[in-house]
RNA sequence: CAAGUUGGCUGGAUGGUCGCCGCGGAAGGGGAAAAUUGCUCCUGUAAUUCUUCCUUUUUCGCGGAGGAAAGUCCGGACUCCGCAGGGCAGAAUGCCGGUUAACCGCCGGGCGCCGCAAGGCGACGGAAAGUGCCGCAGAAAAUAAACCGCCGAUGGCGUUGAAAUUAUGAAAAUAAUUCCAACGCACAGGCAAGGGUGAAACGGCGCGGUAAGAGCGCACCGGGUUCGCGGCGACGCGAAUCGCACGGCAAACCCCAUUCGGAGCAAGGCCAAGCAGAAGCAAUAGCGCAGCCCGCGCUGCUUCGGGUAGGCCGCCAGAGGUCGCCGGCAACGGCGAUCCCAGAUGAAUGACCGUCCUCGACAGAAUCCGGCUUACAGGCCAGCUUGCCCU
Numbered sequence: 001c002a003a004g005u006u007g008g009c010u011g012g013a014u015g016g017u018c019g020c021c022g023c024g025g026a027a028g029g030g031g032a033a034a035a036u037u038g039c040u041c042c043u044g045u046a047a048u049u050c051u052u053c054c055u056u057u058u059u060c061g062c063g064g065a066g067g068a069a070a071g072u073c074c075g076g077a078c079u080c081c082g083c084a085g086g087g088c089a090g091a092a093u094g095c096c097g098g099u100u101a102a103c104c105g106c107c108g109g110g111c112g113c114c115g116c117a118a119g120g121c122g123a124c125g126g127a128a129a130g131u132g133c134c135g136c137a138g139a140a141a142a143u144a145a146a147c148c149g150c151c152g153a154u155g156g157c158g159u160u161g162a163a164a165u166u167a168u169g170a171a172a173a174u175a176a177u178u179c180c181a182a183c184g185c186a187c188a189g190g191c192a193a194g195g196g197u198g199a200a201a202c203g204g205c206g207c208g209g210u211a212a213g214a215g216c217g218c219a220c221c222g223g224g225u226u227c228g229c230g231g232c233g234a235c236g237c238g239a240a241u242c243g244c245a246c247g248g249c250a251a252a253c254c255c256c257a258u259u260c261g262g263a264g265c266a267a268g269g270c271c272a273a274g275c276a277g278a279a280g281c282a283a284u285a286g287c288g289c290a291g292c293c294c295g296c297g298c299u300g301c302u303u304c305g306g307g308u309a310g311g312c313c314g315c316c317a318g319a320g321g322u323c324g325c326c327g328g329c330a331a332c333g334g335c336g337a338u339c340c341c342a343g344a345u346g347a348a349u350g351a352c353c354g355u356c357c358u359c360g361a362c363a364g365a366a367u368c369c370g371g372c373u374u375a376c377a378g379g380c381c382a383g384c385u386u387g388c389c390c391u
Stems, first nucleotide, its partner, number of pairs: 001387010012356007020064014034049006066362001070373002073371005078264004085294004090260005095109005110124001111122004125255002130253002132249003147195002149191003154188002156185006163178006203221002206218003222244001223242008268313004277304006286298003320339008357360001
């Protein structure tokens, strides 16, 4: 320098004018309470205030969307339901250790796969508990089997040759039978090495062996079992032993282990205002408690009709942010200092005018917090890997 890889930061800047939401201060107006004073027989009424509270106007100051505020996919806080019950069913998770309020998160590690590497990806418990599935192709998809192919040892058939026996013959010879050898055939039979099919073919590969072959024998690799050593553990290493059983699928049912009560801020609480009840159904029922059973508690449900739709709290000081130190490889934890940083409810965060630049993406809070996932123009920083060049 180039290519790659991992992690992090940023998400137009600046000035003016006007406006919106929240908080705080000051001044003015209005109201309430309390105290004091006056009037009144009492009830009460009037005035005043270094008092308190509410409300309103003006003005000043401060703050005012995000890294994802999003999807609502996990986990929790908080609130109510009935004490947070038992069993079944159901759901979720699934290598090990740690972290945390908790988690399907995160960190570290193991194993497998991909990559030259940095690094990335993995629902990664059990397939000798049982059931089931494995399309097409293929001989065969799991008690193995044989399409092409190889062999044809053994048996069979054929040809040739040698020998023996028998028959005919004087002999040569001819014929038949038996047996042996060679060659051929590929009928029986043997094989699974090679080809071919498939995502996957009943360990791989080499040597020996064989008729051809085959864990048939042996070496190496892989695998099972047992033991030893290391590690908290997942697991790793080594030795012995077994010729090799046990194909794959559990994101098929299932088995094992762990976890899970339900509903959700329109939760829920308080204040104020207002109204009118009627009819029907059910008791072996119905509702609370989502599916079933048990247990517990309570009457419950449907239809029609009536009233209200205002305010306050919840609601923003929190598992909070920033910085430093300490412990830890890290996630994270501890201590100290420091900061206050939206809180609306027709629901604010905007509009206009300048200047500048690299001309600006995705996108807008609604109970809160920790994660995950998804969307995103451009810019910046750091670690690491590989290659090339220079000193």